[in-house]
RNA sequence: GCCGAGAUAGCUCAGUAGGUAGAGCGGGGGCCUGAAAAGCCCUGUGUCAGCAGUUCAAUUCUGUUUCUCGGCA
Numbered sequence: 001g002c003c004g005a006g007a008u009a010g011c012u013c014a015g016u017a018g019g020u021a022g023a024g025c026g027g028g029g030g031c032c033u034g035a036a037a038a039g040c041c042c043u044g045u046g047u048c049a050g051c052a053g054u055u056c057a058a059u060u061c062u063g064u065u066u067c068u069c070g071g072c073a
Stems, first nucleotide, its partner, number of pairs: 001072007010025004019056001027043005049065005
């Protein structure tokens, strides 16, 4: 330099034929206990990497930039 994959909650990741986003773990609160551990219940206002375009509407489609991973040279 070229090609491909990826960037979503604190972490690991899902997600949507375009209609306003979820799970597990972690964190917080409560119940239980003499006190803990375990167990049970409750708890998320996330610039969906940035900018632009299409659209009534974009996390989702298109272009581009940045970063990460892999392949080729």
Molecule: transfer RNA
Organism: Desulfovibrio sp.